[in-house]
Molecule: transfer RNA
Organism: Phycisphaeraceae bacterium
């Protein structure tokens, strides 16, 4: 310089163009003589700007980070 792949909750990670869920945490509650564990609730996310659709995490352009590859 050019291709490519990936970005979603704190943290690993799903999600036919139709309410964005898990499972670890957090938090408050039960239980426990305490603690753990257990079991209730509960808490929080689409990298970024446009574009198409009635509807976009999801299709299309760009642009940021951050992998590999070419040169």
């Nucleotide at each position: 310089g050019c291709g490519g792949g990936u970005g979603u909750a704190g943290c690993u990670c799903a999600a036919c163009g139709g309410c964005a869920g898990a499972g670890c945490g957090g938090u408050g509650g039960c239980c426990u003589u305490c603690c753990a564990a257990g079991c209730c609730a509960u808490u929080g996310a689409u990298g970024u700007g446009g574009g198409u659709u009635c509807g976009a995490u999801u299709c299309c352009c760009a642009u940021c980070a951050c992998c590999c590859g070419c040169u």